Description: A computed fold for an 81-nucleotide RNA from a Myxococcales bacterium, annotated as c-di-GMP-I riboswitch aptamer. The coordinates come from a structure-prediction model, not an experiment, and the mean pLDDT is 84.

RNA sequence: CCACGAGAAGGGCACACCUGGGGAAACCCCGGGCCGCAAUGCCACGGAUCGUCGAAUCCUCACGACCGCCGGGCCGCCGAA
Numbered sequence: 001c002c003a004c005g006a007g008a009a010g011g012g013c014a015c016a017c018c019u020g021g022g023g024a025a026a027c028c029c030c031g032g033g034c035c036g037c038a039a040u041g042c043c044a045c046g047g048a049u050c051g052u053c054g055a056a057u058c059c060u061c062a063c064g065a066c067c068g069c070c071g072g073g074c075c076g077c078c079g080a081a
Base pairs, nucleotide, nucleotide: 004079005078012037013036017032018031020029021028022027035068041074042073043072045071046070047069049065050064051063052062054061055060
């Protein structure tokens, strides 16, 4: 350096749920937080899934959401076997 990932150390993130707020919705944000995560860090690039203030009303399109569903790109802590 590459690979690998331990009942390791120190930190970090954080589902369900609760409080308050935003949005038409999916969902998001602040605070708390059983599960869980070595990429569960970042990017909606491809697919999946979800929504409809919309177009079309048969196929579908458009816009949006989600990276804690799977790929891809970028970056990265620690060091037992």

It was read from a public genome assembly, where an Rfam model found it. The source organism's lineage runs through Bacteria, Pseudomonadati, Myxococcota, Myxococcia and Myxococcales. Rfam family: c-di-GMP-I riboswitch aptamer. Gene Ontology term of the family: cyclic-di-GMP binding.